[in-house]
Molecule: transfer RNA
Organism: Emcibacteraceae bacterium
RNA sequence: GGUUCCUUCGUCUAGUGGUUAGGAUGCAGCCCUUUCACGGCUGAGACACGGGUUCAAGUCCCGUAGGAAUCACCA
Numbered sequence: 001g002g003u004u005c006c007u008u009c010g011u012c013u014a015g016u017g018g019u020u021a022g023g024a025u026g027c028a029g030c031c032c033u034u035u036c037a038c039g040g041c042u043g044a045g046a047c048a049c050g051g052g053u054u055c056a057a058g059u060c061c062c063g064u065a066g067g068a069a070u071c072a073c074c075a
Stems, first nucleotide, its partner, number of pairs: 001071007010025004018055001027043005048064005
């Protein structure tokens, strides 16, 4: 340098074009408990960035950034 793949709440992860992006864990509050832990309920919290296609994009296409794999070249 070429090719391919990955990037979603703090962390891990689901979501193959169509209702308000779901779950686990963590965090906050409440309940439970003599207290703590466990358990239950509620809440806040995310689509890497910029464009394009489309009535509609986390999803398809292009570019950028970061990361991984593989191939080639130089030494």